[in-house]
RNA sequence: AGAGUUUGAUCCUGGCUCAGGAUGAACGCUAGCGGCAGGCCUAACACAUGCAAGUCGAGGGGUAACAGGGGAGCUUGCUCCCGCUGACGACCGGCGAAUGGGUGCGUAACGCGUAUGGAACCUGCCCACCGCAGGGGGAUAGCCCGUCGAAAGGCGGAUCAAUACCCCAUGGUCCCUAGGGCCCGCAUGGGCUUCAGGGUAAAGAUUUAUCGGCGGUGGAUGGCCAUGCGUGCCAUUAGCUAGUCGGUGGGGUAACGGCCCACCGAGGCGAUGAUGGCUAGGGGGUCUGAGAGGAUGGUCCCCCACACUGGUACUGAGACACGGACCAGACUCCUACGGGAGGCAGCAGUGAGGAAUAUUGGUCAAUGGGCGGAAGCCUGAACCAGCCAUGCCGCGUGCAGGAUUGACGGCCCUACGGGUUGUAAACUGCUUUUGCGCGGGAAGAAUAACCCCCUCGUGAGGGGGGAUGCCGGUACCGCGCGAAUAAGGAUCGGCUAACUCCGUGCCAGCAGCCGCGGUAAUACGGAGGAUCCGAGCGUUAUCCGGAUUUACUGGGUUUAAAGGGUGCUCAGGCGGGCCAUUAAGUCGGCGGUGAAAUUUUGCGGCUCAACCGUAAAAGUGCCUUCGAUACUGUUUGGCUAGGAUUUGGUUGUAGUGUGCGGAAUGUGUGGUGUAGCGGUGAAAUGCUUAGAUAUCACACAGAACACCGAUUGCGAAGGCAGCACACUAAGUCAUUAUUGACGCUGAGGCACGAAAGUGUGGGGAUCAAACAGGAUUAGAUACCCUGGUAGUCCACACUGUAAACGAUGAUAACUCGCUGUCGGCGAUACACAGUCGGUGGCCAAGCGAAAGCAUUAAGUUAUCCACCUGGGGAGUACGACCGCAAGGUUGAAACUCAAAGGAAUUGACGGGGGCCCGCACAAGCGGAGGAACAUGUGGUUUAAUUCGAUGAUACGCGAGGAACCUUACCCGGGCUCGAACGGUGCAUGAAUAUACGAGAGAUUGUAUAGUCCUUCGGGACAUGUAUCGAGGUGCUGCAUGGUUGUCGUCAGCUCGUGCCGUGAGGUGUCGGCUUAAGUGCCAUAACGAGCGCAACCCUUGUCAUUAGUUGCCAUCAGGUCAAGCUGGGGACUUUAAUGAGACUGCCACCGUAAGGUGUGAGGAAGGGGGGGAGGACGUCAAAUCAGCACGGCCCUUAUGUCCGGGGCGACACACGUGUUACAAUGGGAGGUACAGUGGGAAGCUACCUGGCGACAGGUUGCGGAUCCCCAAAUCCUUUCUCAGUUCGGAUCGGAGUCUGUAACUCGACUCCGUGAAGUUGGAUUCGCUAGUAAUCGCGCAUCAGCCAUGGCGCGGUGAAUACGUUCCCGGGCCUUGUACUCACCGCCCGUCA
Repeated sequence: AGAGUUUGAUCCUGGCUCAGGAUGAACGCUAGCGGCAGGCCUAACACAUGCAAGUCGAGGGGUAACAGGGGAGCUUGCUCCCGCUGACGACCGGCGAAUGGGUGCGUAACGCGUAUGGAACCUGCCCACCGCAGGGGGAUAGCCCGUCGAAAGGCGGAUCAAUACCCCAUGGUCCCUAGGGCCCGCAUGGGCUUCAGGGUAAAGAUUUAUCGGCGGUGGAUGGCCAUGCGUGCCAUUAGCUAGUCGGUGGGGUAACGGCCCACCGAGGCGAUGAUGGCUAGGGGGUCUGAGAGGAUGGUCCCCCACACUGGUACUGAGACACGGACCAGACUCCUACGGGAGGCAGCAGUGAGGAAUAUUGGUCAAUGGGCGGAAGCCUGAACCAGCCAUGCCGCGUGCAGGAUUGACGGCCCUACGGGUUGUAAACUGCUUUUGCGCGGGAAGAAUAACCCCCUCGUGAGGGGGGAUGCCGGUACCGCGCGAAUAAGGAUCGGCUAACUCCGUGCCAGCAGCCGCGGUAAUACGGAGGAUCCGAGCGUUAUCCGGAUUUACUGGGUUUAAAGGGUGCUCAGGCGGGCCAUUAAGUCGGCGGUGAAAUUUUGCGGCUCAACCGUAAAAGUGCCUUCGAUACUGUUUGGCUAGGAUUUGGUUGUAGUGUGCGGAAUGUGUGGUGUAGCGGUGAAAUGCUUAGAUAUCACACAGAACACCGAUUGCGAAGGCAGCACACUAAGUCAUUAUUGACGCUGAGGCACGAAAGUGUGGGGAUCAAACAGGAUUAGAUACCCUGGUAGUCCACACUGUAAACGAUGAUAACUCGCUGUCGGCGAUACACAGUCGGUGGCCAAGCGAAAGCAUUAAGUUAUCCACCUGGGGAGUACGACCGCAAGGUUGAAACUCAAAGGAAUUGACGGGGGCCCGCACAAGCGGAGGAACAUGUGGUUUAAUUCGAUGAUACGCGAGGAACCUUACCCGGGCUCGAACGGUGCAUGAAUAUACGAGAGAUUGUAUAGUCCUUCGGGACAUGUAUCGAGGUGCUGCAUGGUUGUCGUCAGCUCGUGCCGUGAGGUGUCGGCUUAAGUGCCAUAACGAGCGCAACCCUUGUCAUUAGUUGCCAUCAGGUCAAGCUGGGGACUUUAAUGAGACUGCCACCGUAAGGUGUGAGGAAGGGGGGGAGGACGUCAAAUCAGCACGGCCCUUAUGUCCGGGGCGACACACGUGUUACAAUGGGAGGUACAGUGGGAAGCUACCUGGCGACAGGUUGCGGAUCCCCAAAUCCUUUCUCAGUUCGGAUCGGAGUCUGUAACUCGACUCCGUGAAGUUGGAUUCGCUAGUAAUCGCGCAUCAGCCAUGGCGCGGUGAAUACGUUCCCGGGCCUUGUACUCACCGCCCGUCA
């Protein structure tokens, strides 16, 4: 000293929370010792028992008990007698009992604190001084006798004391009454002195030392009273008060006083908070804090109050009295029922309450108190001990060495090993605080009495001796023994020091805040390890701090909470310049006080420390006194710069009242006129043939004032608009004059105050809540339409609120500029500049969280007022006030959340805007959706119908080919080192082949054949056994790699440096033009760069060169029925390698340029020539653990593996993708022409033969530019003639072919027969912009065969259309709004459960 938490991120505001310290604490776990301190915070609840205040015989009468002595009786150890002595119960008397000790109920008060005053007072015991003590008297307690009562207690009689009581005397400087003189004081008044009258005293005791008694004065101590200042909360407590306030006179008191009383007056207190309510003893101090403050008042000290509750007085120096009295009350106890007794908030202790707080201890040894002459007695004050880790402080639980194997065990890991626990242990050496045993052993004690000595003396001082210790045989010291007797608690996600494994699986649980836990949890529970403290450690509670989060120090109010709706004004606060005055504030010096303890510092004492002692400082305060006079204040004088008034202009939608005007609207009457009008997105309700709407004329009514009109003007605000007049108010300018600070602000108060609303009375054209009807809609108590009442208007009266906003209080001063405009002045030239007052825009400094404000401040200052202190609850409830009501003003709490909020940023989104793309729409062509079939999916079914893919981006997808196999699924039968592979040990055997048998097969039995290499140890191979590694298409694609889809071949996505911004971030990448393109150009606080785009690559289109075989054949020659068949050729085609070519290069036009346009030229190709490959940063926790790989989890005679059979092919149904069709642009028949890509040896097969055919049987060529597989639509001829057909071919029957161990479930093909639905397809929807769509066939992969109508390729034939970008979908850029950021499939409100 800060930190966490609002957001995707940022800055700010703002609350919540944490880290610190503290405690009279409590609880949990744990616990060796000592010192010092502390210990009912709750029930001022109730209390059994004991003790806590007595003492004096040197005041007295006396003698109950005890002891001594004396005497008597005798029973020889007992009884009785004697106050004789020591002593002493009860009694009279004195002193004390009013201190000490306890508690905090009450009290918001002169109670407390502090400072003063008492000239208005008292004070026992104590000290000093002055003076005095003569004489007398009557009682009474006790004792004795009697008596009442259960008791407590009481009554009567007799007798006798005192330092008890009374009377007389004496007396004063004492008291009372009335005077004189001197002096003093802030007033009342006081002191000294003098005179007169009146009044009041006493006590003795004794051991002769002394102790007492009375009056008075002074002192000391203690008390009492008064006053200034200070000392809680609530204004949702605003008025209180009759002894109330004052006076006069009295009473009372120690004394002042309405303290009490009589009379008189009508005052007194209060917004500077009276009165009332709630709470509370106050202070020194204590805790915290940098301080200022805040909180607190336990222990110790001072003061107060109280003593079962309430009241009262008595005694006394002192009480209205804790362990006294009386009365009343509640409670408890005793009782013979008639009556009595009691008061722990003293020390112990008990019950109760409570989370919680101790012994019915010892001693008067010390300190102190009471009494006494003293000895002494009493003392639960006090000093000690006991209990409790309650706190603070100190000590210990050992120290050193100890690893060439860092032991064992535990834990972790990448696991033949390593890390960690850990020098830790073991082991060796040493020490002995503590502990145990034994021994010694304190200080605290000073001296009274008494004795001796000295000084001096009617008693004190000094010196010496001198009994006395609860604690305690304790502290402390010595010796011996022996590491011996002694460590835990909390935490380990961030804040906050400390990390891994296992278990659990939004469960159990944790949590101070944020938050963890839904199968890999450093956050739960356990373990190992670590961290922090340590005889303690955590938790809980409370206080301060952090919190500048109530801000005096030290905050704010445009938008975060917060400026009153506005003005005027009383109180209050603040106030221009000069001279003087005073000294209240202010400042300084001296003095007094500020108790001690505490705190701080120095020094000292307990071994240290805590603790204690001592000294100093501090105590920021209050009071007295002296001084200073700048500032503020007071008082006086004068000034004019603020303010006000005056004179002269001027301005305006300022206000009030009255009158007038035209347009519009509606209505009435009349005319013209005819079928509709009106209204809407479209309609309907409504009006209209009884004549509407429209139109013309006249009339009436009420309300509002077009154009001008504006960024205008006026007003305090609300607000104010046709014209005119009257009255009223205001601003401003110029220039005279007057006043002389007269000013500013303003709680409360008063006034004004839009709209709506209220009351009474008018008025009522328009518009129009409510209401009615019609529409809209799922509904529509709305938006739209047709009507329509309050109201809207006027007068008077209320209401008193608004986003009453500039969300910005008023006033004054100061602080760069530019540019409009209104009013005035100056100047008048229609110029230029100036000045005062308004009203706007832009901007500098500065300010601000930013947005922004910026001479009209949100800047810099000053004064005053108002208001704020997290969100919700709530501007609600209650109360009060106001109002006719509606309602307004004032204005909480419980409870609940960890946020709520401001500004700005990035994105995303918008049924926001702008620009631009895309078969996106439009324009076209052909399809899908209807039928049958094929195929995939869903669903259902099943023993199983294995699994995955599911909007676009799943569904002829994984699968480029399920009869067995595949196969993962189901049923059944087997195996367990296992179906495959590697290593080791042991045993056995070649391996293997054939045959026969069992079985569905896997498997297994029997027999025969077979006998490897060798260095003779063994090796290779196989089988069995043991063992280490297996195996898993089991789970998790949300643990992963890799790969893939999609946005999207969309034009974007970023970086470095610089610059801007507090920051997130921005700029660059924006703007203009252009492009298919962030393609380029221009501009530019940006300059460059990267990944994308483009290009480089492949292919196709043209040409050239090179090279000609299996390709080609123009020329030459040969040759055939024919044929490049042969020689040959290197022209052409072609093959395949290398090049060329296209670049807006040229021309014209447009454009700054980039570039665009052209039926331009040239060119095979023209503006990217066509096609392909190639997919930025990223998004969808997208897909895949079943291609593969891989973490974790799971199975291990099974979730592994082998085999047979079945299933993946099921079938009411639904969807996707396709095929074939519905026919004449066609079907059938016959004839006929032209490709390219590819493939071929268990293959492709020419050709021949057989079969209607699928095919079969022969034979030949070719591992291929050589041989083979190779077109169809087309074209020609003919037929069919619009029909469920010569269309269509499903389905079914029969017969076959081929592949394969095997076509039943479940193959394809062929032939014959059969001949279904279907006649162009609803809503809706898909593809395609040119060699494209459409249409036609061909090839290939997989493959024994094939369910292929699929997929991937190839060529043949070969169109139509695009005006255009309003709309639908998707996308890009800029901009705007946002309470969204999981990002509109968002967020969020209400109701119900």

The RNA shown here (small-subunit ribosomal RNA) has 1393 nucleotides and comes from an uncultured bacterium. Rfam family: Bacterial small subunit ribosomal RNA. Its mean pLDDT, the model's own confidence on a scale to 100, is 85. The RNAcentral record of the sequence draws on Greengenes.